[in-house]
Notes:
This is a predicted structure of a 73-nucleotide RNA (transfer RNA) from a bacterium. The sequence was found in a public genome assembly.
RNA sequence: GGGGCUAUGGCGCAGUUGGUAGCGCGACUCAAUGGCAUUGAGUAGGCCGCGAGUUCGAAUCUCGCUAGCUCCA
Repeated sequence: GGGGCUAUGGCGCAGUUGGUAGCGCGACUCAAUGGCAUUGAGUAGGCCGCGAGUUCGAAUCUCGCUAGCUCCA
């Protein structure tokens, strides 16, 4: 220098064909218990790495950039 993959709540991941983002763990609240642990119920927390474009509508398609991993030279 060129190619490929990845980037989504605090952490690990899903989201297939564009229609307004979900699961597990964790946190918090309530209940059961004398208390802890545990179990059950609920709540908060992300506009999807950054910027632009296409579209009525983009996490998803296109372009550029950034970071990480990897392959080739």

It matches the Rfam family "tRNA". Gene Ontology term of the family: triplet codon-amino acid adaptor activity.